[in-house]
Context: one part of a larger RNA
RNA sequence: UGACGGGGGGCCGCACAAGCGGUGGAGCAAGUGGUUUAAUUUGAUGCAACGCGAAAAGCCUUACCUACUCCUGACAUACUUGGAAGCUCUUGUAAUGAGAGGGAGCUCUUUGAGGCAAGAUACAGGUGGUGCAUGGCGGUCGUCAGCUGGUGUCGUGAGAAGAUGGGGUAAGUACCAUAACGAGGGCAACCCUCCCCCUUAUUUGCCAGCGGUUCGGCCGGGAAUUAUAAAGGGACUGCCGGUGCCAAACCGGAGGAAGGGGAGGAGGAGGUCAAGUCAUCAUGGCCCUUACGAGUAGGGUUACCCACGUGUUCCAAUGGGGAAUACAAAAGGACGGUAAAGCCAGAGGUGGUGUUAAUUCUAAAAAAUUUCUUAUAGUCCGGAUUGCAGUUUGCAAUUCGACUGCAGGAAGUGGGAAUCGUUAGUAAUCGUGAAUCAGCAUGUCGUGGUGAAUACGUUCUCGGGUCUUGUACA
Numbered sequence: 001u002g003a004c005g006g007g008g009g010g011c012c013g014c015a016c017a018a019g020c021g022g023u024g025g026a027g028c029a030a031g032u033g034g035u036u037u038a039a040u041u042u043g044a045u046g047c048a049a050c051g052c053g054a055a056a057a058g059c060c061u062u063a064c065c066u067a068c069u070c071c072u073g074a075c076a077u078a079c080u081u082g083g084a085a086g087c088u089c090u091u092g093u094a095a096u097g098a099g100a101g102g103g104a105g106c107u108c109u110u111u112g113a114g115g116c117a118a119g120a121u122a123c124a125g126g127u128g129g130u131g132c133a134u135g136g137c138g139g140u141c142g143u144c145a146g147c148u149g150g151u152g153u154c155g156u157g158a159g160a161a162g163a164u165g166g167g168g169u170a171a172g173u174a175c176c177a178u179a180a181c182g183a184g185g186g187c188a189a190c191c192c193u194c195c196c197c198c199u200u201a202u203u204u205g206c207c208a209g210c211g212g213u214u215c216g217g218c219c220g221g222g223a224a225u226u227a228u229a230a231a232g233g234g235a236c237u238g239c240c241g242g243u244g245c246c247a248a249a250c251c252g253g254a255g256g257a258a259g260g261g262g263a264g265g266a267g268g269a270g271g272u273c274a275a276g277u278c279a280u281c282a283u284g285g286c287c288c289u290u291a292c293g294a295g296u297a298g299g300g301u302u303a304c305c306c307a308c309g310u311g312u313u314c315c316a317a318u319g320g321g322g323a324a325u326a327c328a329a330a331a332g333g334a335c336g337g338u339a340a341a342g343c344c345a346g347a348g349g350u351g352g353u354g355u356u357a358a359u360u361c362u363a364a365a366a367a368a369u370u371u372c373u374u375a376u377a378g379u380c381c382g383g384a385u386u387g388c389a390g391u392u393u394g395c396a397a398u399u400c401g402a403c404u405g406c407a408g409g410a411a412g413u414g415g416g417a418a419u420c421g422u423u424a425g426u427a428a429u430c431g432u433g434a435a436u437c438a439g440c441a442u443g444u445c446g447u448g449g450u451g452a453a454u455a456c457g458u459u460c461u462c463g464g465g466u467c468u469u470g471u472a473c474a
Base pairs, nucleotide, nucleotide: 001474002473003471004470005469007468008467009466011464012463013462015458016457019422020421021420022419023418025314026313027312028311029310031308032307033306034304035303042053043052064299065298066297067296068295069294070293073123077122078121079119080118081117082116087101088100089099090098091097106114107113108112125288126287128286130284134282135281136277137276139273141271147184148183150181151180153160154159164177165176166175191265192264193263194262196233197232199230200229201228202227206222207221210220211219212218236259239253240252241251242250243249315415319374320373321372322371323370324369331362332361333360336355341350343348381412386407387406388405389404390403391402392401428450429449430448431447432446433445434444
């Protein structure tokens, strides 16, 4: 000087407390461990692995296993030779492949180039090992308030000081004092979205006033309103009162759409964890080279006594079921999204208007509201599992897709010890869209509707910053 302390002071955080809803119980889904297997490819393992890499494992993907094959190779560059290439048929179980036929003498910008085939060798190739050889990238402490050096000063020196003290802030934020002065990376702000207003623009969007109307902004028209999208304004402790050291700042108030960081996002200093990744990519050393490379088919990654973390559906009456009737936001659509109208009990099929989209389509929002039924039961709760019959995507649905109908109807009556999330348009609850994608969503990322309770406080638990103290630790 640090690190540590079941040392002290002071501060903060959904850290505790106060509330609300969960997990741990049951079924199922997907992940992991274990076990099994020819293979169940592999990485990730406290927080910070486990609905994670994977924003889609039937083939492909695919890296694994089995079988059958290839050897300058599936892919690249270089050399020589050729004139093709491609097409059809047969065979092989399926395929990589093997054989035969006919065909025509390849194309162009022509000393050459392109493409294809054959040959020879340099070489190709490796999702093989090492993340403890590395780059890059992201994780974590932590959006915590910290981390540094210059000149001067102090100390023999390691170093100190600055950065400490006082009050104060979300903040090493700013103020005062001060052997320090000034500065850099961080903080904040500049950026994006939401909330208010003005101006401009007025179609595909809008319709107040006027006229028409088939009653549909439909038409004439309008530029007010909504909305769209560009440029601006607006909030700064600016004003008033109080507290405070005549400070910084805090408390209350006015005005205001918004008030003291308005709300959210992006943004992550120096470092820590030999933390993660050689399987995104790149890359050193090592290793394989008729195989640890390459191709094809089938299988596997989907197994199943069990254990764990994450979800979803539940156990019901603030509910389930039937009927009627309202109100969104955001997003996507041409190898696409699909309307009206008919068909089917339904999944779905027929159809093909309009749509390169503020025009058209997905599209029905759902919870809500009104009404009928059901009265505490393993039930008109719950829907697993199973059987039969179908639909659809796709060469292909057996291993192993999703969905529909009928029948059947399991566990489950609120969950032990323990444990998680959350402070406002939040929790909870309700639908809705997209990416991936032929098909497949209880996952992920968005989007709006309805919409709470509680916070006395900092004694305790956990984590972090700061000052100080002790130390046989570095």
The part of an RNA shown here (small-subunit ribosomal RNA, 3' major domain) has 474 nucleotides and comes from an uncultured marine eukaryote. It matches the Rfam family "Bacterial small subunit ribosomal RNA". Gene Ontology terms of the family: structural constituent of ribosome and ribosome. The RNAcentral record of the full RNA draws on ENA and SILVA.